[in-house]
Context: one part of a larger RNA
RNA sequence: GCCUACGAGUUAACGUUGCUGGCAAGGAUAAGUGUUUAAGGCAUGGAUCCGUAGCGAAAGCGAGUCUGAAUAGGGCGCUUUAGUCAGUAGUGUUAGACGCGAAACCGUGUGAUCUACCCAUGGGCAGGUUGAAGCUGUGGUAACACACAGUGGAGGACCGAACCGGUUGACGUUGAAAAGUCUUCGGAUGACCUGUGGGUAGGGGUGAAAGGCCAAUCAAACUCGGAAAUAGCUCGUACUCCCCGAAAUGCAUUUAGGUGCAGCGCUGGCUAUAGUUAUAUAGAGGUAGAGCUACUGAUUGGAUGCGGGGGCUUCACCGCCUACCAAUUCCUGACAAACUCCGAAUGCUAUAUAAUGAUUACCAGCAGUGAGGGCUUGGGUGCUAAGGUCCAAGUCCGAGAGGGAAAGAACCCAGACCAUCAGCUAAGGUCCCCAAAUGUAUGCUAAGUUGAAAGAACGCGGUUUGUCUGCAUGGACAGCUAGGAUGUUGGCUUGGAAGCAGCCAUUCAUUUAAAGAGUGCGUAACAGCUCACUAGUCGAGCGGACGAGCAUGGAUAAUAAUCGGGCAUAAGUAUACUACCGAAGCUAUGGAUUUAGAGUUUACUCUAAGUGGUAGGGGAGCAUUCUAACAGGGUUGAAGGUUUUUCGUAAGGAGAGCUGGACUGGUUAGAAAAGAAAAUGUAGGC
Repeated sequence: GCCUACGAGUUAACGUUGCUGGCAAGGAUAAGUGUUUAAGGCAUGGAUCCGUAGCGAAAGCGAGUCUGAAUAGGGCGCUUUAGUCAGUAGUGUUAGACGCGAAACCGUGUGAUCUACCCAUGGGCAGGUUGAAGCUGUGGUAACACACAGUGGAGGACCGAACCGGUUGACGUUGAAAAGUCUUCGGAUGACCUGUGGGUAGGGGUGAAAGGCCAAUCAAACUCGGAAAUAGCUCGUACUCCCCGAAAUGCAUUUAGGUGCAGCGCUGGCUAUAGUUAUAUAGAGGUAGAGCUACUGAUUGGAUGCGGGGGCUUCACCGCCUACCAAUUCCUGACAAACUCCGAAUGCUAUAUAAUGAUUACCAGCAGUGAGGGCUUGGGUGCUAAGGUCCAAGUCCGAGAGGGAAAGAACCCAGACCAUCAGCUAAGGUCCCCAAAUGUAUGCUAAGUUGAAAGAACGCGGUUUGUCUGCAUGGACAGCUAGGAUGUUGGCUUGGAAGCAGCCAUUCAUUUAAAGAGUGCGUAACAGCUCACUAGUCGAGCGGACGAGCAUGGAUAAUAAUCGGGCAUAAGUAUACUACCGAAGCUAUGGAUUUAGAGUUUACUCUAAGUGGUAGGGGAGCAUUCUAACAGGGUUGAAGGUUUUUCGUAAGGAGAGCUGGACUGGUUAGAAAAGAAAAUGUAGGC
């Protein structure tokens, strides 16, 4: 992991609600007793309980009573009558209370054969090294002291086996081993190691102290018991079909992943005229917008210039000036969630009319939900960041399948009762993958731009197009040929300044077809080249400005790229049009079923509207085991197994063959140890 078996809302008492039944202003007995049985039943038993009357704390009174001084007022009642017992279903409470699951807490005992420490009594430590005190001798001293040589054999001394330990590295890691092996290393006469016997016990011991050790268990051992501890937590909770169908919100909470009440769902009931939508009318309101010489505040520029600053003057006053600040007022521009002279749309309230037809309200029983999420719009917060966060209105996902968007919870289209090798469409598409146009008409694009979404400021003789405007056969624009002069080197400045460093200027005048006191290059300054301007040649369009379309640069992300791909010059793009494809949408045909109504009639017909669905509510059934009654089957082959046929919307039912070898099914009731795929489920097998 698979298979088989087992495996979770039960039972009792007491409430409460529905349904069914008995009796009914009453209903019912309990224990016990008697009688009789296979189980059981029948009779008796009226103690007691509920109801028929309430009010009061009570005494008590009583259709009233309590309060009160009250005959007042007020509270609760009456005037308005249905209960009770049993069965059954839902649900609540108390019990282990749907099942499994703690870590823990308490009590009684058992443990020191492991290990910690202690007590008693025994045992062990190869070999080698060092050489303390003391002693002896010699020297030495007045005597000591002291020196040397020898002797001696001390030490938590040294090296190193046994023994004890466990430093390093490797191996081992379903091991040879639930702590080892090899190597290396520490101690090795000591606070040493060790045998045997004994002692200390669980909030206790023991501890050269690590929360270490106390039998592979220690921040409180193990065993059994309280005990099915408790678990607002996790997991699991078993057949079918039909009808309806949520919530993730508010308030409160030692509350925030729990719960209570409300909201939203289901079922049953009841009565009323509600509910929803549209139109019209009448209202309340201060949002969007707008406005501000209409307030509060903020505010651009200008005019005016109260007042102030600064300067001048002066003994002081007065006075004068100002590129300063600046009140009020005027003109002008413009801002506001906590501004408003104004002011919508929607929404809300009421009335009337119309449509719809039970959708609304109320009562009772049963819930679940109280982690929500995306998108659009209006806002707060944040960075007008977030697949962010917090509100509001809507929608969808949640609990929604189908088609489209390559692929995708919530984006677009559209709400799946079942069947059909029928039709029409939506979004979206029609070259191939891939169903349907290589469609029609007119443009644009040359960048593979583009062919999903998404690229900016800025740049650009890419190209198409619109508007305005200038020049042009009296010859434009471009090119080519020629000219481009004189006063003069204008004046000033300067070392120089001659069109061309700079400054000045009525930048003039002359000759001219035309030629600036000079557009640029150039020189030290000249020179030189060139332009403006003019003529000739040529022969028809040439310039400028502002828009629009499509392209172009700008263009940068982490594994190798891409329109979904192939590919495409349209199969890109813009406008218009036609046809077709395309879904579980709509239609067609047949069938099933629910609700309402009608007709019939006891289950049929017709009409209308339905039949996606998680949590959850309600309804109807299938199967299993046993019991009772009735009628059955079976050695001429039961149950079970296996193959197959067939019936039913499903759970399921029936038949046949083979196997098997002794029990077993049907109908109607009843009772449950009554349905497994999941619980890191339990046991067994493989």
A computed fold for a 686-nucleotide part of an RNA from Flavobacterium agrisoli, annotated as large-subunit ribosomal RNA, domain II.
It matches the Rfam family "Bacterial large subunit ribosomal RNA". Rfam links the family to the GO terms structural constituent of ribosome and ribosome.
Its mean pLDDT, the model's own confidence on a scale to 100, is 84.